[in-house]
RNA sequence: UUAAUUACAUAGCAAACCUGUAGUGAUGCAGGGACGCAAAACCGUGAGUCACGCGUUCGGUGCGUGAUUGUCUGGCUGCAUUC
Numbered sequence: 001u002u003a004a005u006u007a008c009a010u011a012g013c014a015a016a017c018c019u020g021u022a023g024u025g026a027u028g029c030a031g032g033g034a035c036g037c038a039a040a041a042c043c044g045u046g047a048g049u050c051a052c053g054c055g056u057u058c059g060g061u062g063c064g065u066g067a068u069u070g071u072c073u074g075g076c077u078g079c080a081u082u083c
Base pairs, nucleotide, nucleotide: 003082004081005080012037013036017032018031019030020029021028022027035070042075043074046072047071048068049067050066051065052064053063054062055061056060
């Protein structure tokens, strides 16, 4: 430097659920809590999913505004070990 993730070390993150709080809502934030995670670090394109509003032939779908990156994908950086 390239590739890989069977096992190990150090460090890290934190699902469900509970409490508080913001929001019509999806959901966010803080604390508790660990199911898991080698990118479950960061960025955010596209797809997916979800919420709200409007329209509609009421079939679901279209449009708009949002939410989600711990659904997939993309960019970028990085720990350990092995070749």

This is a predicted structure of an 83-nucleotide RNA (c-di-GMP-I riboswitch aptamer) from [Eubacterium] cellulosolvens. Its mean pLDDT, the model's own confidence on a scale to 100, is 75. The sequence is in RNAcentral, with records from Ribocentre.